[in-house]
RNA sequence: GGCCGAAUCCCUCUGCGGAGGGAACGGGGGACCCACUCUUUGGGGUGAAAGAGGCGCGAGCCUCGAGGCAACUCCUUCUUGCCGAACCCGACAGCUAACCCCGUAGGCGACUGAGGGAG
Numbered sequence: 001g002g003c004c005g006a007a008u009c010c011c012u013c014u015g016c017g018g019a020g021g022g023a024a025c026g027g028g029g030g031a032c033c034c035a036c037u038c039u040u041u042g043g044g045g046u047g048a049a050a051g052a053g054g055c056g057c058g059a060g061c062c063u064c065g066a067g068g069c070a071a072c073u074c075c076u077u078c079u080u081g082c083c084g085a086a087c088c089c090g091a092c093a094g095c096u097a098a099c100c101c102c103g104u105a106g107g108c109g110a111c112u113g114a115g116g117g118a119g
Base pairs, nucleotide, nucleotide: 002108003107004106008023009022010021011020012019013018024104025103026102027101028100029099034094040091042092043089044088045087046086051064052063053062054061055060067083068082069081070080072119073118074117075116076115077114078113
């Protein structure tokens, strides 16, 4: 220079520690209608991270895997490499217009293959 991710930009105040607001992007709740007959075998949410098999007394470990990511952007084909977790709500939520609420973190990186079409 860039990558994953919603996680960026701007403004006001300030005792300079910070406090607040807006845009944009992202997420949750929430009618009619429709859908579901489900509810300790609890249930649900963010996320690509559904699941399956094996080993182990257990904690865990191994393999596979739906799916996901990779350098100007989008679509597509092939190739290569990598991920395939973690956390949260707290008895409770289908969809859902109006409306209401919340987040704007964290972690990487010195290489970064090719073909076709569009910009």
Molecule: c-di-AMP riboswitch aptamer (ydaO/yuaA leader)
Organism: marine eukaryotic metagenome